[in-house]
RNA sequence: GGAGUUGGCUAGACAAUCGCUCGGGUGUUAACGGGGUAAUUCGCUUGCGUAUUAUCCGGUGCAUGCGGGAGGAAAGUCCGGGCUCCAUAGGGCAGAGCGCCAGGUAACGCCUGGGAGGUGUGAGCCUACGGAAAGUGCAGCAGAGAGCAGACCGCCUAAGCUUCAGGUGCUUCGGCAAACCGAAGCCGGUAAGGGUGAAAGGGUGCGGUAAGAGCGCACCGCGCAACUGGUAACAGUUUGCGGCAUGGUAAACCCCGCUCGGAGCAAGACCAAAUAGGAACCCAUUGGUGCGGCCCGCAUCGGGUUCGGGUAGGUUGCUUGAGGCAAGUGGUGACGCUUGUCCCAGAUGAAUGAUUGUCCACGACAGAACCCGGCUUACCGGCCAACUCCACUU
RNA sequence: GCUCCGGUAGCUCAGCUGGAUAGAGCAGCCGCCUCCUAAGCGGCAGGUCGGACGUUCAAAUCGUCUCCGGGGCGCCA
Numbered sequence: 001g002g003a004g005u006u007g008g009c010u011a012g013a014c015a016a017u018c019g020c021u022c023g024g025g026u027g028u029u030a031a032c033g034g035g036g037u038a039a040u041u042c043g044c045u046u047g048c049g050u051a052u053u054a055u056c057c058g059g060u061g062c063a064u065g066c067g068g069g070a071g072g073a074a075a076g077u078c079c080g081g082g083c084u085c086c087a088u089a090g091g092g093c094a095g096a097g098c099g100c101c102a103g104g105u106a107a108c109g110c111c112u113g114g115g116a117g118g119u120g121u122g123a124g125c126c127u128a129c130g131g132a133a134a135g136u137g138c139a140g141c142a143g144a145g146a147g148c149a150g151a152c153c154g155c156c157u158a159a160g161c162u163u164c165a166g167g168u169g170c171u172u173c174g175g176c177a178a179a180c181c182g183a184a185g186c187c188g189g190u191a192a193g194g195g196u197g198a199a200a201g202g203g204u205g206c207g208g209u210a211a212g213a214g215c216g217c218a219c220c221g222c223g224c225a226a227c228u229g230g231u232a233a234c235a236g237u238u239u240g241c242g243g244c245a246u247g248g249u250a251a252a253c254c255c256c257g258c259u260c261g262g263a264g265c266a267a268g269a270c271c272a273a274a275u276a277g278g279a280a281c282c283c284a285u286u287g288g289u290g291c292g293g294c295c296c297g298c299a300u301c302g303g304g305u306u307c308g309g310g311u312a313g314g315u316u317g318c319u320u321g322a323g324g325c326a327a328g329u330g331g332u333g334a335c336g337c338u339u340g341u342c343c344c345a346g347a348u349g350a351a352u353g354a355u356u357g358u359c360c361a362c363g364a365c366a367g368a369a370c371c372c373g374g375c376u377u378a379c380c381g382g383c384c385a386a387c388u389c390c391a392c393u394u
Numbered sequence: 395g396c397u398c399c400g401g402u403a404g405c406u407c408a409g410c411u412g413g414a415u416a417g418a419g420c421a422g423c424c425g426c427c428u429c430c431u432a433a434g435c436g437g438c439a440g441g442u443c444g445g446a447c448g449u450u451c452a453a454a455u456c457g458u459c460u461c462c463g464g465g466g467c468g469c470c471a
Base pairs, nucleotide, nucleotide: 001390002389003388004387005386006385007384008383009382010381012359013358014357015356016355017354018353020069021068022067023066025064026063027062028061032058034057035056036055037054038053039052040051042049043048044047071365075376076375078374079373080372081371082370083264084263085262086261090296091295092294093293095260096259097258098257099256100114101113102112103111104110115129116127117126118125119124130255131254135253136252137249138248152194153193154190155189156188160186161185162184163183164182166181167180168179169176170175202220203219204218205217206216207215221244222242223241224240225239226238227236228235229234268316269315270314271313278307279306280305281304282303283302287301288300289299290298309470310469323342324341325340326339327338328337329336330335360363395467396466397465398464399463400462401461404420405419406418407417413451422438423437424436425435426434444460445459446458447457448456
C1' cells in the first nucleotide's frame, strides 16, 4: 500500500423565523360550582341544616415565558416476560414447542464460554447438533438384486452328475473304452472386477483358495469396555475385547428428556349518554356458560345464531423502569454486586414539522401507540479499535 | 392490538398423505366444416408453481425467513 475478518459508535451540521404536542411557572378570567372561612335570611333539636353574598383555594379558557419531544430497527408480530381479567391458575389426557454440554437471565426458541462436525491460506465463519442395535412406514425409474440382500456379464470346475474319443490306455487295426488328462454342459461356488443406481453390507497390502471372500494376518478405520484428563459434552501416541454385526430418511409417524392454563390495553377500572333490557329460530336443565379440544374440579344459572334498536363521549390504565450514565468491584465471558448521579415522547384523526440562509462527505432504511428482553428482516454512507493474508521498503 | 385465509398459464381453478413431460375450462393461434360468420370437431403454443435459503436421491407439495393481497373481532344488552 492492497484485500479482508470481528466488535463498537454514528445516522447531515449550524443559525434565524413561524407552528404542533406534553409538563411545570407567572398573570388574568366571562364558563364551573368542589372545598375552607366570615356575614346575613329562614327553620328548629341552640349548634346544626338550608339559601344568598363576600373572600380565599381549586378549576376552565386566554396570554406570556421555561424545559422535553421517535428508532437502530419504532417494522415483521416470530419467541419470552411484566401488567390486567378469568379460580389463588388446580389434576389428568390430548396438543404445541424445544433438543451436544455448562453457565447467564425475570424468562426465552435469546446470549456467553466450551465440545463435535463442516468450511476458509488465515483472522474467522456456519450448524433444525437427542434417538434409525423399541416399533411402523417410505425409496419412482434403472438394475440380477433395495432391506433378516443379490449371480446379469465376468471369474472358477476342487467335490457330484451327463456328454464328447483330442492325448494316455486296450485292440483281431474295423474299432472298444468315460478309468486318467483334457473339452463342453448341468448342478453349483464366488460379492475380487464390470454394469445399474442417490444408495449395492469397511479400506490397503500380504497370505490363502478351484476361483474368491475378515477366511487368516499386519496397518488404518469402526464398535464395546476399562483407565487417564475434564463439572460435563467430549478427548487420548493408553490398554483389552470384538472380524465388523448396526445402510438412508425422524424439516415421515414415532420414542426419550424438558417446558407450556386461557385471553389480551379493543386487557381492566370509573363517570356520562342512550332505550325496544325487543323479536324469531335452535340447544339444554344426568345440562349450559366462565374454560380456545376432552374428562375431573371450582364458580355461576341460562347459552348460541340471525334480525332489529341504542351509543360511537370523557377520565384512568400511561409511563420511574428487570431504566440511563459514571466510578469501583467479582467473573475468560454473557452478566452480577456496591456507591453516586440523572428524569429522557406520551399523542387519540393521532404532535415531533415548515420556510430561509451558510457549509459539506449532498444525507439510506424508515415513524412510537401498555411496557420491557431477544430474534429476524430493511438500510446511502462515515468513524474508531483489535486481528489476518499478500506485496514492497527499512 | 389480536386473529384467519390465499398467491399455480392472459383469466378462473385442480393437484399440495413428496416421484420426475405440472393438468382442466375459458381466452389465443392454425386447420376442418360453411357461400360467410357463430356454434361444433381436431391440433398447437403458453408456467422461474410470489421470492430466497434449506431437508431429501428427488420439492408445486416438507421446514425457516420474506413480499404481496383479502377477511373477521368495539360497547349496551

Two RNAs folded together computationally: RNase P RNA and transfer RNA, 471 nucleotides in total.
Rfam match: Bacterial RNase P class A. It is annotated as a ribozyme.
The coordinates come from a structure-prediction model, not an experiment, and the mean pLDDT is 77.